A computed fold for a 341-nucleotide part of an RNA from a Bacilli bacterium, annotated as large-subunit ribosomal RNA, domain IV. The organism belongs to Bacilli, within Bacteria. Its mean pLDDT, the model's own confidence on a scale to 100, is 84.

[in-house]
Context: one part of a larger RNA
RNA sequence: CUAUAGCUAAGGAACUCGGCAAAAUGGCCCCGUAACUUCGGGAGAAGGGGCGGUCUAGCGAUAGACCCGCAGUGAAAAGGCCCGGGCGACUGUUUAUCAAAAACAUAGGUCUCUGCUAAGCCGCAAGGCGAUGUAUAGGGGCUGACGCCUGCCCAGUGCUGGAAGGUUAAGGGGAAGGAUUAGUUUGACGUAAGUCGAUUUUAAACGAAGUCCUAAACUGAAGCCCCAGUGAACGGCGGCAAUAACUAUAAUUGUCCUAAGGUAGCGAAAUUCCUUGUCAGGUAAGUUCUGACCCGCACGAAAGGCGCAACGACCUGGGCGCUGUCUCGGCUAUAGACUCG
Numbered sequence: 001c002u003a004u005a006g007c008u009a010a011g012g013a014a015c016u017c018g019g020c021a022a023a024a025u026g027g028c029c030c031c032g033u034a035a036c037u038u039c040g041g042g043a044g045a046a047g048g049g050g051c052g053g054u055c056u057a058g059c060g061a062u063a064g065a066c067c068c069g070c071a072g073u074g075a076a077a078a079g080g081c082c083c084g085g086g087c088g089a090c091u092g093u094u095u096a097u098c099a100a101a102a103a104c105a106u107a108g109g110u111c112u113c114u115g116c117u118a119a120g121c122c123g124c125a126a127g128g129c130g131a132u133g134u135a136u137a138g139g140g141g142c143u144g145a146c147g148c149c150u151g152c153c154c155a156g157u158g159c160u161g162g163a164a165g166g167u168u169a170a171g172g173g174g175a176a177g178g179a180u181u182a183g184u185u186u187g188a189c190g191u192a193a194g195u196c197g198a199u200u201u202u203a204a205a206c207g208a209a210g211u212c213c214u215a216a217a218c219u220g221a222a223g224c225c226c227c228a229g230u231g232a233a234c235g236g237c238g239g240c241a242a243u244a245a246c247u248a249u250a251a252u253u254g255u256c257c258u259a260a261g262g263u264a265g266c267g268a269a270a271u272u273c274c275u276u277g278u279c280a281g282g283u284a285a286g287u288u289c290u291g292a293c294c295c296g297c298a299c300g301a302a303a304g305g306c307g308c309a310a311c312g313a314c315c316u317g318g319g320c321g322c323u324g325u326c327u328c329g330g331c332u333a334u335a336g337a338c339u340c341g
Stems, first nucleotide, its partner, number of pairs: 001336008010327002014325001019322001027051005036041001038145001052067006080320007087312002092104002108143007120129003146307004151237003156234002158230005165225003171219002176214005183206004187196003238256005265299001266296001277293005
């Protein structure tokens, strides 16, 4: 010096990102116990007092006097407390091995699908789950106890419904054209001269039926266009001017745009850039904290809004107690480190 323990004058968080670590509290009995509250809690609130042995007195509770405060067992000896704020209601769950949380779940709420061979899911299928259930059931989405509430917009997208019209596939349909040729005809080509063919063969033209190919009109569902509805569906929820008898401000007015222009509540917030905003509180001194203000860069109502008792190894501010965290070090024990062996 390192590790693990123990003690430490005076001070007592001055340490530090932060009381991290340590110290402190701790059992049983009695007294006593606030705000708030969902009346259950909060609460072991907080805060106090007592505790062993011997002798004497007393029926006893008890009272008085004196004494001891040590030794051990076991893997392990037993809450620190108070006042605010945030988030999540709660118990629970999670990144086996850097995250336990404000994340997930949750009961509750709501929307939607599903009439049973249910919807949905697994499987190529058989089959299975759903469920030996049946809408007080089952699946999916969102929200997340409870309390008070949940505003406006259906133009776009989605979903649901509608069916007049437009568009629209295969299929149906088959006008028309073409290929082939039994047959019929003699012409065909060239401006012309002319050339080819003319019994058979060869050549050319026309060409029935059949078969084949192409194929128009017409017909033809859902869908889409279209018409409505629907927000606890995806989502969205303005701008510029002017105006009151000090000033300032603007209840008010004008105008442009929009589907509609953010309601209640909250607000420098887990959201505020400017920003350590401003004011107040707490401190001698406070970028944090609490209460207000509102100029919300860029809160806002089930991607819920605002509250809220209880709860939390959660995050954050203050205080009491306590301490070697520190002023600022020191000492001790054990094991290392170092030397010899």